[in-house]
Context: one part of a larger RNA
Molecule: small-subunit ribosomal RNA, 5' domain
Organism: uncultured bacterium
RNA sequence: GGACGAACGCUGGCGGCGUGCUUAACACAUGCAAGUCGAACGAAGCACGGGGACGGAAGCCCUCCGGGGUGGAAGGCCGCGUGACUGAGUGGCGGACGGGUGAGUAACGCGUGGGUAACCUGCCCCAUACAGGGGGAUAACAGCCGGAAACGGCUGCUAAUACCGCAUGCACAUGCGGGGGCGCAUGCCCCUGGAUGGAAAGCUUUCGCGGUAUGGGAUGGGCCCGCGUCUGAUUAGGCAGUUGGCGGGGUAACGGCCCACCAAACCGACGAUCAGUAGCCGGCCUGAGAGGGCAACCGGCCACAUUGGGACUGAGACACGGCCCAAACUCCUACGGGAGGCAGCAGUGGGGAAUAUUGCACACUGGGGGGGACCCUGAUGCAGCGACGCCGCGUGGGUGAAGGAGUAUUUCGGUAUGUAAAGCCCUAUCAGCAGGGAAGAACAAUGACGGUACCUGACUAAGAAGCACCGGCUAAAUACGUGCCAGCAGCCGCGGUAAUACGUAUGGUGCAAGCGUUAUCC
Numbered sequence: 001g002g003a004c005g006a007a008c009g010c011u012g013g014c015g016g017c018g019u020g021c022u023u024a025a026c027a028c029a030u031g032c033a034a035g036u037c038g039a040a041c042g043a044a045g046c047a048c049g050g051g052g053a054c055g056g057a058a059g060c061c062c063u064c065c066g067g068g069g070u071g072g073a074a075g076g077c078c079g080c081g082u083g084a085c086u087g088a089g090u091g092g093c094g095g096a097c098g099g100g101u102g103a104g105u106a107a108c109g110c111g112u113g114g115g116u117a118a119c120c121u122g123c124c125c126c127a128u129a130c131a132g133g134g135g136g137a138u139a140a141c142a143g144c145c146g147g148a149a150a151c152g153g154c155u156g157c158u159a160a161u162a163c164c165g166c167a168u169g170c171a172c173a174u175g176c177g178g179g180g181g182c183g184c185a186u187g188c189c190c191c192u193g194g195a196u197g198g199a200a201a202g203c204u205u206u207c208g209c210g211g212u213a214u215g216g217g218a219u220g221g222g223c224c225c226g227c228g229u230c231u232g233a234u235u236a237g238g239c240a241g242u243u244g245g246c247g248g249g250g251u252a253a254c255g256g257c258c259c260a261c262c263a264a265a266c267c268g269a270c271g272a273u274c275a276g277u278a279g280c281c282g283g284c285c286u287g288a289g290a291g292g293g294c295a296a297c298c299g300g301c302c303a304c305a306u307u308g309g310g311a312c313u314g315a316g317a318c319a320c321g322g323c324c325c326a327a328a329c330u331c332c333u334a335c336g337g338g339a340g341g342c343a344g345c346a347g348u349g350g351g352g353a354a355u356a357u358u359g360c361a362c363a364c365u366g367g368g369g370g371g372g373a374c375c376c377u378g379a380u381g382c383a384g385c386g387a388c389g390c391c392g393c394g395u396g397g398g399u400g401a402a403g404g405a406g407u408a409u410u411u412c413g414g415u416a417u418g419u420a421a422a423g424c425c426c427u428a429u430c431a432g433c434a435g436g437g438a439a440g441a442a443c444a445a446u447g448a449c450g451g452u453a454c455c456u457g458a459c460u461a462a463g464a465a466g467c468a469c470c471g472g473c474u475a476a477a478u479a480c481g482u483g484c485c486a487g488c489a490g491c492c493g494c495g496g497u498a499a500u501a502c503g504u505a506u507g508g509u510g511c512a513a514g515c516g517u518u519a520u521c522c
Stems, first nucleotide, its partner, number of pairs: 001522003006518005013393006019386002021351001026349003030346003035093003040090002044086002046083004051078002054075001059070004100304003109229008119221002124217007132166001134164002141156006172197003176193007202209002230276003237267002242264004247259003279301004283294004306327005329340004357383001359382003365379001366377004396426004406417004430463001433457004440449001466511005471492003477506005487494002
């Protein structure tokens, strides 16, 4: 000098764009953050419509006034149809994305370059073929029972794109056989014979949306390898599934990944092992570069979700807002037993030098569901708070010498503040007032931001300057006070009676809505 997720002191007008728990991966009240589909399904409720039996009013007729006949309304009941209707249930898809954090990890974790003749891939795209015919349940619901609750048991009924057989099945899978081509090897590819196994679902008024099998594509992932990736030798030996083989199991897949047996290997001064520290990278800061430092924001990868372990479902998880077990903690309890997990967005306590609103909206972009209408979305878009940073603008311009007053100083003449002020003439950026008022929306409708940006008009110099420094380094000095005291200080050093170095004042210098200090890095 530059830098910063900064903090502290003094000060503080406006705007734009960014940015904001670096500490306790400490504990969390409350609300919200993942739902959706009635074009998969049954039942219930509600609304509307029409129907049936029951029911019997008014009216009409007769009357001996007691009544009788006719007439068919309201009403509830039953079952039927319709519905952008409602909330539970079965079922489907999505809750593996998106969002958070950096604890752990020195590792194929990350970066980079390869490999997979050792693999998977829902939704999407292309192609081929197919969808025949049956069955038994179960939730919801009803009844009964247990429990304080959470929740559960028994009996009975019912549907499906839920579940299970059968049929078909070129291609597909697994053995067996024949032929051809290729590879460094394990082997791979093509053609072919026969055997065994093996699939489906319908919904919709229409349009349409779906189903099954296989091949290919796209996308996403798994695994393997070369190289690179902090410090310590005051850590020198480490290792028993350890190293390899054979056989098997397991997996989507290779592999001691796991197992039985066999051998005794394997790693290590080119630093094993152990210990400490740490998420890695694109990047960011600095520097002429080489290098050094950092890993906030944004983007890629990884890991984690109170702590530890486990699997289930699924195309995908060993799953933040799923399940089970154990532990600590918190809460409820009728003491038998239950409930919970903010390192999601806000917010609270705590810790700390220190870090924000329990805001608005799905209008945009994107995501999930749906044929769609649409619903959900604390992703996202915005707004709020903070000079935390960067950038821009303003706090006025011209004229004005009786060089006014005041203040400081003085050799008492003056000098400085100083064209500075006042006065006069202007201007109106910003703020304030009034009127108009978007784009962002594609596509008819639809804008949170927002009456915002922006435009116009009127109006007033009004509402808007501080901070540090002035001995040398280093731009800028005098007076008074103090008297090795009080104090200053980055280094040298100042202060013991004339201190340009302490404190105050005046003046000056530098930067400026900031200026200084402190911490840290180059």